[in-house]
Context: one part of a larger RNA
């Protein structure tokens, strides 16, 4: 000088962008922050309608015993209707937090895999038969304060279970190409081993039919089995990657091999057995510190610092350990187990986990709403119409940073009044005021008012594909409907009138800017040199002056 997620002290008009818990990974109250699909599956509640018609009963009538009865409407029966559970599917491994741990193949950058896995997706093949026997919901009985089970019956699936087949894919022989090789790719043989699930739309002959529909053809979403690919994830290995030697020796699964297991795969990753190795002054092993990095600030520049918002790898999810189910977790709002800590309890027992948005309390010099919206990007469920999203998008706080506007312009000298100085003449604030004439950014009143919206859906045409079809569907491509949280907001137009909008800090050298009063080594100043002991340009106040300016100074940290 420059920077900053900054704080503190004086001030402080208004816009647009960015930004905001850096400390106790301290404890958390309340709410929301993963659902969705009825076009896989059986139920079915409230409503509504139609039928039934228990019951009470206005009024009529009556031989006083009753008849008749508008209305009322309980239970039942059939449709509507579609909650709220439930089985099943895919998603809860994404998205968001956070930096505690790690000095590591964690990360950065190059390679390697002939040692590997891969749901959704994308392209080609090939299949999609036949059958079965539970189960939850339900109902009925029962334990329990409650969390939450027990038993006993009924039922469906794309839920679960055999069999049937097998283009194929795995094993086995075999032949042959490539590759330094353990191998890997063709091709031929063997015949062991291995699959599957329906849904929901459309149509014209024919056939059956319980007259609803099915067989048949046919489109669309699945299913299964293989080969490719795309993103993806796993595991090696080179080199980089902080201090401290007042840490100099460290190592027994420790190094290595031979078999086994285990893994999606290599490997002491487990294990049995052999053998005695392995590392280290090019710093092992200790012991501190620290998330790495693209970047960022700082410098001419080599470097030093640092890693907060974006991104991209990693590691945590109350603390420690465990698997479990899935393509992928050893899984932040899943399971189990311990342990502290909080809450319930009928004392037997259960229940929870904001390093998610928001917020509270604490400790801090210190960092915000318990807001709107899914309109838009995107993600998940679905065929779709949609649903759901504290991701996002907005909107609000905070001069906490940048940028950009304004607090007026212009003319105006008796150089007014005052203030200060003064050598008492005068000089200074100072064109500065007042006046005169103008403007109308902002702010403030009215009036009008967007893009952001592309679609999706559906209703009408055209072409192109599937196909036996001018039926359905798909694709496109053309007109219409139909969607904004912000938001009546930015913009724009008009109205009024200088009116509502300037301050910090310095002024003794460094360093731009000086005189006056008070104080008198007193009270104070100070980044360094130093100032102050009665003429202080250095301490106060004043005038006056320099910088800067919606800020300005100071303290912190860096180069």
């Nucleotide at each position: 000088g420059a920077a900053c997620g900054a704080a503190c002290g004086c001030u402080g008009g208004c816009a647009g962008c960015g930004u905001g818990g850096a400390u106790u990974a301290g404890g958390c109250a309340u709410g929301c922050a993963a659902g969705u699909c009825g076009a896989a599956c059986g139920u079915g509640a409230a409503u509504c309608c139609g039928g039934u018609g228990a019951u009470c009963a206005a009024u009529c009538u009556u031989u006083c015993g009753g008849g008749a009865g508008a209305g009322u409407g309980a239970u039942c029966c059939g449709g509507u209707g579609g909650a709220a559970a439930g089985u099943g599917g895919c998603g809860g491994a994404a998205g968001g937090g956070u930096g505690a741990g790690u000095a590591a193949c964690g990360c950065g950058u190059g390679g390697g895999c002939a040692a590997u896995c891969u749901g959704c997706c994308u392209c080609c093949g090939a299949g999609u038969u036949g059958g079965g026997g539970a189960u939850a919901a339900c109902c009925a009985u029962u334990c329990g304060a409650a969390a939450g089970g027990a038993u006993g019956g009924c039922u469906a699936a794309u839920a679960c279970c055999g069999a049937a087949u097998a283009c194929g894919g795995u094993g086995g022989c075999g032949u042959u190409g490539u590759g330094c090789g353990a191998a890997c790719g063709a091709c031929a043989u063997u015949g062991a081993c291995u699959a599957a699930a329906g849904g929901u739309g459309g149509g014209g002959a024919u056939c059956c039919u319980u007259c609803g529909g099915g067989a048949c053809c046919u489109g669309c979403c699945g299913c299964u089995u293989g080969g490719a690919g795309a993103g993806g994830a796993g595991c090696c290995c080179g080199c980089g990657u902080c201090c401290g030697a007042u840490c100099a020796g460290c190592u027994u699964g420790u190094u290595g091999g031979u078999g086994a297991g285990g893994u999606a795969a290599u490997g002491g990753c487990u294990c049995a057995c052999c053998a005695a190795g392995g590392c280290u002054a090019c710093g092992a092993c200790c012991g501190g510190u620290a998330g790495c990095u693209g970047g960022u600030c700082u410098g001419a520049g080599a470097g030093g610092a640092u890693g907060g918002u974006c991104a991209g790898c990693c590691a945590c999810a109350c603390u420690g350990g465990g698997a479990c189910u899935g393509a992928g977790a050893c899984a932040c709002u899943g399971c189990c187990c311990a342990g502290a800590c909080u809450c319930c309890u009928a004392c037997g027992g259960g229940a929870g986990g904001c390093u998610g948005c928001a917020g509270u309390c604490g400790a801090g010099g210190a960092u915000c709403a318990u807001u709107g919206g899914c309109a838009a990007u995107g993600c998940g469920c679905g065929a779709a119409a949609g649903c759901g999203u504290g991701a996002c998008c907005a909107u609000g706080c905070g001069a906490c940073g940048c940028u950009g506007c304004g607090u007026g312009g212009g003319g105006g000298a008796u150089g007014a009044a005052g203030g200060c100085c003064u050598u008492c003449g005068g000089g200074u604030c100072g064109u500065a005021a007042a006046c005169c004439c103008c403007u109308g950014u902002c702010a403030u009143c009215a009036g009008g008012g967007a893009a952001a919206a592309a679609u999706c859906u559906c209703c009408c045409g055209g072409c192109c594909g599937u196909u036996a079809a001018u039926a359905u569907c798909g694709g496109u491509u053309g007109g219409g409907u139909u969607u904004g949280a912000u938001g009546g907001u930015a913009c724009c137009u008009g109205a009024a009138g200088a009116g509502g909008a300037a301050g910090c800090c310095a002024c003794g050298g460094c360093u731009a800017a000086c005189u006056c009063u008070g104080u008198g080594c007193c009270a104070g100043c100070a980044g360094c040199c130093g100032c102050g002991g009665u003429a202080a340009u250095a301490c106060a106040g004043a005038g006056g002056u320099g910088g800067c300016g919606a800020g300005c100074g100071u303290u912190g940290u860096u180069c």

Predicted 3D model of a 559-nucleotide part of an RNA (small-subunit ribosomal RNA, 5' domain) from a metagenome. The prediction has a mean pLDDT of 81.